[in-house]
RNA sequence: GGAGUCGGCCAGGCAGUCGCUGUGCGCUUGGCGCGCAGAGGAAAGUCCGGGCUCCACAGGGCAGGGUGCCAGGUAACGCCUGGGGGGCGCGAGCCUACGGAAAGUGCCACAGAAAAUAUACCGCCUAAGCCGCGCGAGCGGCCGGUAAGGGUGAAAUGGUGCGGUAAGAGCGCACCGCGCCGCUGGUAACAGCGGUGGCAGGGUAAACCCCACCCGGAGCAAGACCAAAUAGGGGAGCGCAUACGUGUGGCCCGCACGGCUCCCGGGUAGGUCGCUACAGGCGUCCGGUGACGGGCGUCGCAGAUGAAUGACUGCCCCCGACAGAACCCGGCUUAUCGGCCGACUCCUUAA
RNA sequence: GCGCCCGUAGCUCAGUUGGAUAGAGUGUCGGCCUCCGAAGCCGAAGGUCGUGAGUUCAAGUCUCGCCGGGCGCGCCA
Numbered sequence: 001g002g003a004g005u006c007g008g009c010c011a012g013g014c015a016g017u018c019g020c021u022g023u024g025c026g027c028u029u030g031g032c033g034c035g036c037a038g039a040g041g042a043a044a045g046u047c048c049g050g051g052c053u054c055c056a057c058a059g060g061g062c063a064g065g066g067u068g069c070c071a072g073g074u075a076a077c078g079c080c081u082g083g084g085g086g087g088c089g090c091g092a093g094c095c096u097a098c099g100g101a102a103a104g105u106g107c108c109a110c111a112g113a114a115a116a117u118a119u120a121c122c123g124c125c126u127a128a129g130c131c132g133c134g135c136g137a138g139c140g141g142c143c144g145g146u147a148a149g150g151g152u153g154a155a156a157u158g159g160u161g162c163g164g165u166a167a168g169a170g171c172g173c174a175c176c177g178c179g180c181c182g183c184u185g186g187u188a189a190c191a192g193c194g195g196u197g198g199c200a201g202g203g204u205a206a207a208c209c210c211c212a213c214c215c216g217g218a219g220c221a222a223g224a225c226c227a228a229a230u231a232g233g234g235g236a237g238c239g240c241a242u243a244c245g246u247g248u249g250g251c252c253c254g255c256a257c258g259g260c261u262c263c264c265g266g267g268u269a270g271g272u273c274g275c276u277a278c279a280g281g282c283g284u285c286c287g288g289u290g291a292c293g294g295g296c297g298u299c300g301c302a303g304a305u306g307a308a309u310g311a312c313u314g315c316c317c318c319c320g321a322c323a324g325a326a327c328c329c330g331g332c333u334u335a336u337c338g339g340c341c342g343a344c345u346c347c348u349u350a351a
Numbered sequence: 352g353c354g355c356c357c358g359u360a361g362c363u364c365a366g367u368u369g370g371a372u373a374g375a376g377u378g379u380c381g382g383c384c385u386c387c388g389a390a391g392c393c394g395a396a397g398g399u400c401g402u403g404a405g406u407u408c409a410a411g412u413c414u415c416g417c418c419g420g421g422c423g424c425g426c427c428a
Stems, first nucleotide, its partner, number of pairs: 001347010012316007020038008040322001044333002047331005052219004059253004064215005069083005084098001085096004099210002104208002106204003121150002123146003129142005158176006177199001178197008223273004233264006244258004266427002280299008317320001352424007361377004370408001379395005401417005
């Protein structure tokens, strides 16, 4: 100098004028004046998890759903951290739906002999047995052997080599792979070493399923209070109490409550609370490899309800992306102009 | 806020338990017929299966993430 990996941060700035929402103070009948504060890293998608509220503070069983190597973190998680196995990269690093296929069932088109209790199309062999021919070596056939070679396929019953054989074959041996056992290290996943077994017997569980663990339902239009309104009407069904119905997805039990459910028709769509203080932010110290936890100090940081956070003017620069809260948090995913900082890797050059 | 469904040819729709050339009707284009047109007959073209990954030998179909569209529910009595 070039190429790259990982982590963190910013999200045009300044000034003036006029507005909007909340709030404090003052004046005050409504209202007015002054001061202060006023969107994000994703506020988004609503994909997970929790708080909060109501229904039994949530109970038993079935069904259903989710998660899936190990350990830890956490309020909890499908998230995060660290580690193991596998894959990619020269490397820094990155990715990983990674339990079970000898519990059972299903599927594997076409091609192919055969697609799963294996089998034999071409080929190879003729040692043993039988038949025929030949004086004979032998030749031909039958009965057979084989899975080395060819061929089909995405996939063909461990791989390579040597021995062996009629030809072959884990048939025997060596190495690799695999299963089982033991020892060592590690909390564990797992790794290493040694022994042993000729080899279990294809793939698919993002097919059904099995195993382990987790999950009650609903959502701030939850829910509470005040006020207003009325046709508290009509029809259908169940039932008159060991029944029936409701308690926000399905069934049974249990518990609580009560006549209940559905349809048609009708009414109100005003206000207050919930509503922002919190698993809160920042700084520092300690423990931990880390996620994170603990102590101390400090700060107060939007709360609307047709729904505020805007418009205009001037100047400067590198000309400004994606995008706007609606009960609140922790994550994930997706969108995003540019720029800054830190750590590290590889290549080249120079010393 | 919650629940559910859909996306396949220009348009309306099929596509079964994954299996190979993704079909049908209608429309478009060309030809025949007719004096001309319509109807009819014959033929042809036309598809990123909304999109991006993954599982699998193989994906329109299975799984996950995005994009677009549609429907329903809620208070009182």